[in-house]
Context: one part of a larger RNA
Order: sequence, then C1' cells, then structure tokens
RNA sequence: AAGUAGCGAGAGAGGAGUGAGAAACUCCUCCGCCGAAAACCCAAGGGUUCCUGGGCAAGGCUAAUCCGCCCAGGGUGAGUCGGGAGCUAAGACGAGGCCGAGAGGCGUAGCCGAUGCACAACUGGUUUAUAUUCCAGUACCACGACAGAUGCGUUAUUCAGCGAUGGAGGGACGCAGGAGGAUAGGUGAUCCCGGGUGUUGGUUAUCCCGGGGAAAGCGUGUAGGAGAGGGCCCAGGCAAAUCCGGUCCCUAUAAAACUCCAAGGCGUGAUUCCGAGCCGAUUCAGGCGAAGUCAUUGAUUCCAAGCUGCCAAGAAAAGCUUCUAGUGAGUAUCUGUGGUGCCCGUACCCCAAACCGACACAGGUGGGUAGGUAGAAAAUACUAAGGCGAUC
Repeated sequence: AAGUAGCGAGAGAGGAGUGAGAAACUCCUCCGCCGAAAACCCAAGGGUUCCUGGGCAAGGCUAAUCCGCCCAGGGUGAGUCGGGAGCUAAGACGAGGCCGAGAGGCGUAGCCGAUGCACAACUGGUUUAUAUUCCAGUACCACGACAGAUGCGUUAUUCAGCGAUGGAGGGACGCAGGAGGAUAGGUGAUCCCGGGUGUUGGUUAUCCCGGGGAAAGCGUGUAGGAGAGGGCCCAGGCAAAUCCGGUCCCUAUAAAACUCCAAGGCGUGAUUCCGAGCCGAUUCAGGCGAAGUCAUUGAUUCCAAGCUGCCAAGAAAAGCUUCUAGUGAGUAUCUGUGGUGCCCGUACCCCAAACCGACACAGGUGGGUAGGUAGAAAAUACUAAGGCGAUC
C1' cells in the first nucleotide's frame, strides 16, 4: 500500500437452553430451498473421517460453548453377501523349443489373470456405533456318520454302482422391431377398522382425519416358448462307445400326444411377524394391538439371450448332461436323526467439506432405486418420503 481488495453461487425470524462469553452451538415454533436430487443404496478411491466423553492453543476465510480440528475410550461378528479354496478373455509369465556374442527376446503345452461364466437365505427385531453377518422365526447347499425302507448283486474277461485329464452335446452370446401375458408401483372406495364432533351461522352426516401389509423356501405347474419319436447299418468324431455324426426304413405331420424351459397366480410359510392407535411415564424402558378387502390404472421390470426381421454374421473355458476307456464285492436311491462348514473384506464418506482438482475449491466422477398433481416425457413447475438454510 491499507484497515484497502477479499471473506468462494443460496432466506431466515422469534423464544428457550448451555456457557465467562452466543447472529452462527442445542431444542421448540414459524418461514424458505432441493425433490431423476441438494433423497437413499453400492463400485472405485480415501483410510478411522464412524460412535461416546472431554477440550478450544492452532486448523475453520469472522466468533464459536460447535466441528470431517485436538485428547481419550469404544466400534466393523457371515457355510449362503463380495473375493479366494471353481472356470476362462484381453494381457502377463512361460517346461521343452526357436532366435541372440551376451544381457536377453519370442513363444507351444501349461499356469496366472474379471470388467464375463458358474455358485446355496429370507422376513422381522436389536446397538451410542455392525448387521442378508448378532437374535427370533422359517429355509437352502456341500461333505461325511448312524438307523430304517426299497432295488440290484456276491468270485469273475463279472453284476449293481462309480466314472475320465478322453469323445460328444450344452454352456453360447449381434443389431433392430413390435405384439402379448404378468407383476412392482399408483389411484379411488358409499366397503372394512381406529379416532374426532367443531371457540364462527350450519355440521351424528353418503361428515372429517388416519390405516387397509408381509419374504425366501416348499407344493401345484398356468399364460407363453422350444423340440418330432423309433429301428437296421456305417471307411467319421486320433483308442472305444449304446453318445454325436451319416445313408436308408417305420410311425406322426396336429391348435395332438410326449419331453424340456418358463413369468405370474393360488395354497403353505403365517395360531407368526408387522401394523394406525391406545396404555405407561421422568425424557425413558416396556406393554396391548383393529382392519389388513374390492375396483381401476399400470411400467423403462419379469416371461425373454424368447419371437419376428436384417446383414456387417455377432468370446472362451469350467460347472452341467451323455458316451465309453477304466475301476469295481458290496453299492445306489429315498426318509429320518444328529454333526462339520476354512481364509480375506464388512466402521464411515461415496455427484462429495472425507475421492480427483495445492484449499472445507460454483469443476470432474461408473452403477442401482425412481412417489403425487399437470404433462408425450426421467422436460418443466409445484410437492411426498427424506434432506438442507451452505462458516461472516
């Protein structure tokens, strides 16, 4: 320079409390803002910022009794959620191998590697802080044990059974489009249940206010979708095959039968839980607990990687099914009982004051959920649940 620029989008007011001290902290009553977000839940990233008690030097663009700050104590509970003990892609590594003077480079088998495939848990309650993890109830998966029932078989080139590191199927996939069947959700109710009866003329009424729920699993197998079935033979599928493939024959050609897939509904789960409200009080803890239906609308969700159309012709491997090779004196299926179930993550923020931007920075950041009125709409405006009034 100068007590100058600035104090980083934005609505606050009153009362009460705490305190040495209050415009900013806490509580109450109004007012205002967002509401395809400024709400809620995850991934990435961060790494204790979470909760409780205490504190105010510094950090906080002012003050601070407050804090994502400081100090101390506490907090993350899993067979089923996510990852590993399963599989593979790009890519990495790479036995042998090839190349290079060497260091080393490339690369087959293989082995790692998710952003993909496979795979068994739901509802309610609870904490100051965790919950599909704890608790209550109801389930499911894998493995092994015991008992019972049923089936087959018992001395051999074997039966029952098991069964590949092998064969085959399947997994298994593009883009566009419309129709159908459902459900989630919404709305209404003169129907059901609970409460209320007007400080102003009327309001016992077809009045007013509030509520009208429930999962996985198990059973049934529907709307819909897909597939023909059987037999003889065979130079193919690196051996074999009853499997796959190929020629031929028989039956059928349909809105059929059969098989497979499959929403939803119904029943059960549920004599349970939840539930407006009521009781209780010191602010609590706790207790009781009604109705729980009908109509209508209706998805971008499910059936469905389906169906139809098109050309640019749209991962792999394992799990799974089947076939033999092989193995094989007991074994398979069902039911019941009682067992076992490892390691890592789990707090909190997550369109943000906690991540990336030197900052508590008007920037950036993938996915899911998607109420009401008007509307074609996820636009826009107002609003619910919920969250905020953004540090002078």